Order: sequence, then structure tokens, then C1' cells
RNA sequence: CUCUUAUCAAGAAAGACUGAGGGAUGGGCCCUUUGAAGUCUUGGCAACCUUCCACCUCCCUGGGGAAUAGGUGCCAACUCCCACUUGGAGAACGUAAUGUGUAAAGCAUUAUUUAUCCGAGACAGAUAAGCG
Repeated sequence: CUCUUAUCAAGAAAGACUGAGGGAUGGGCCCUUUGAAGUCUUGGCAACCUUCCACCUCCCUGGGGAAUAGGUGCCAACUCCCACUUGGAGAACGUAAUGUGUAAAGCAUUAUUUAUCCGAGACAGAUAAGCG
């Protein structure tokens, strides 16, 4: 770095050094000199790997509970939101048709588009475990 599988609505920050960026990409929207990113120290969250316990199937595998010493990870915002496809809801304005109206305007009804809202799938990304 590629690939495979699983998860991604919950959770968890202080200090020191330093000093302008950061939230993967594009757009949006945010965070940030009341200190970004980074490094270090300490603390914490979680339970993927791990350890232990009991059970079912028992060849493999899979499922439950407990623990956190060890390997990772993580500690603003749902993976911050949207990007492609799709289901539903859907105001105002506009447009069209019809009705009212002598006509225009106005009004009413229906249809349609859209903002927006609620979902589903895919893509991308992150992390873990495993193969190469």
C1' cells in the first nucleotide's frame, strides 16, 4: 500500500512546549490567539484483538457474560452536514389548465417545479482483525 470481514446515533480532557491553522477531498457550516495543528506528560472512554467463565452446535465456525494487566484505537459537532441513485412528505413564489370575470387585474381549485424535512441503498473515509 492492495484486498477481505466487522463497526461507525453512545462514550471519554487537563497540563507543559510551541505559535496559525484545523475539521480526509469539493461545497456548506463550524472550531480556533479565551491558543489551531504537532510533540510530550498525566488522566479517561470503549471493548476490535486479548484474558477468564458457563452453555448450544460441536470438524471448523458462530453466539452470551465478566475483566482491563497487555496490542491498537479514540476523547467538538451523527463519519459535523451534503455530494451518486432512490421512496415518502412538502409551504411561499413562479408556470400551466379550469372556474369566476366584458377584458385586464384579482380570487379559487388542480397539476407541476423547487427550498426544506423524514428514510433506504451505493460511493468515499476512519478504526480493528486477517491475508498478500
Molecule: SAM riboswitch aptamer (S box leader)
Organism: Imperialibacter sp. EC-SDR9